The RNA shown here (transfer RNA) has 76 nucleotides and comes from Emticicia sp. C21.
Its Rfam family is "tRNA". It is annotated as a transfer RNA.
RNA sequence: GGAAAAAUAGCCGAGUUGGUCAAGGCGUUAGUCUGAAACACUAAAGAUGUAAGUUCGAAUCUUACUUUUUCCACCA
Numbered sequence: 001g002g003a004a005a006a007a008u009a010g011c012c013g014a015g016u017u018g019g020u021c022a023a024g025g026c027g028u029u030a031g032u033c034u035g036a037a038a039c040a041c042u043a044a045a046g047a048u049g050u051a052a053g054u055u056c057g058a059a060u061c062u063u064a065c066u067u068u069u070u071c072c073a074c075c076a
Stems, first nucleotide, its partner, number of pairs: 001072007010026003019056001028044005049065005
């Protein structure tokens, strides 16, 4: 320098046919339980990398940028 893949909650991670409220697990908080904890159960909060565009409607399509990973090339 070229190509490809990826970015979703504190962590992991699903979702591309564009359409209800963005799954699930761990964690956190509150409650029940307990003498008190742990376990278990119930509930709650929290996320689509950034900026534009298309569309009635975007995590999903298009463009640019940022970051990470992989492969190829480079030989001053």